[in-house]
Molecule: Fluoride riboswitch aptamer (crcB RNA motif)
Organism: Gammaproteobacteria bacterium
RNA sequence: UGCCGCCACGGGGAUGGAGUCCCCCGCGAACCGCUCUCGAUGCUAAUGACUCCUGCCCAGUG
Numbered sequence: 001u002g003c004c005g006c007c008a009c010g011g012g013g014a015u016g017g018a019g020u021c022c023c024c025c026g027c028g029a030a031c032c033g034c035u036c037u038c039g040a041u042g043c044u045a046a047u048g049a050c051u052c053c054u055g056c057c058c059a060g061u062g
Stems, first nucleotide, its partner, number of pairs: 009026005016053006033043002035040002
């Protein structure tokens, strides 16, 4: 000096927040859903997964 592995730190996993786990990336990065007539007063979803809080929509009851 180069390569590999591990650890730490930081960022991210289509709408807010908490805990745990998993994955991606090292900043010219990772990531930024679907539909079609490409325009839209269209559709789904608050999670990558699990457990919750909050918000939103629909229906029912009082």